Overview:
Predicted 3D model of a 72-nucleotide RNA (transfer RNA) from a Candidatus Saccharimonadota bacterium. It was read from a public genome assembly. Its mean pLDDT, the model's own confidence on a scale to 100, is 81. Rfam family: tRNA. The organism belongs to Candidatus Saccharimonadota, within Bacteria.
[in-house]
RNA sequence: UGGGGAGUGGCCAAGCGGUAAGGCACCAGUUUUUGGUACUGGCAUUCGGGGGUUCGAAUCCCUCCUCCCCAG
Numbered sequence: 001u002g003g004g005g006a007g008u009g010g011c012c013a014a015g016c017g018g019u020a021a022g023g024c025a026c027c028a029g030u031u032u033u034u035g036g037u038a039c040u041g042g043c044a045u046u047c048g049g050g051g052g053u054u055c056g057a058a059u060c061c062c063u064c065c066u067c068c069c070c071a072g
Stems, first nucleotide, its partner, number of pairs: 001071007010024003018055001026042005048064005
């Protein structure tokens, strides 16, 4: 430099045009003498940044950034 893949909450991780599942962690509550366990509830309006398409974008297109793999 060229080609390919990945980037989603504190961490892991689904989602493949119709408004973001789940687990762990965290916070609040119930239970308990306390802790732990268990149960209930809460927790992402910048889905790496910017722009575009669309009634509507995490998802499609362009560009940039970071990481990984391959080729030179």